[in-house]
C1' cells in the first nucleotide's frame, strides 16, 4: 500500500412510527425516535421497483406513459475514518 473487516477505539448515519412543512402522487425536508448500517457518504450510469400530474386512447369506467421519484433493492462509478486476524 492492496484485499479484508474485531465482541477494538474514536466518532458517524438512522428503518418503522409520531408531529410539522413541501408535493397530484410516489416521495422529500425539519424535529422526535432507533430497526439496522463499514460506505446506510456522494452519483440514476445499467438493471429493477414506486407514482401517474400533464399527455394519448376511451361513451364511461379505466388503460398506457416519466419529463417525477427510490442510493436503506442489486450492480457500476467516485470520495473517505479506524486497523485485530
Nucleotide at each position: 500500500g492492496a484485499c479484508c473487516g474485531a465482541u477494538a477505539a474514536a466518532g458517524g448515519c438512522a428503518a418503522a412510527c409520531c408531529c410539522g412543512c413541501c408535493g397530484a402522487a410516489a416521495g422529500g425536508c425539519g424535529g422526535g425516535g432507533a430497526c439496522g448500517c463499514a460506505a446506510a457518504g456522494c452519483u440514476g450510469c445499467g438493471g429493477g421497483c414506486c407514482u401517474a400530474a400533464a399527455g394519448u386512447c376511451u361513451g364511461a369506467a379505466g388503460a398506457c406513459u416519466a419529463u417525477g421519484g427510490c442510493a436503506g433493492c442489486c450492480g457500476g462509478g467516485u470520495u473517505g475514518c479506524c486497523g485485530a486476524a
Molecule: c-di-GMP-I riboswitch aptamer
Organism: Thermoanaerobacterales bacterium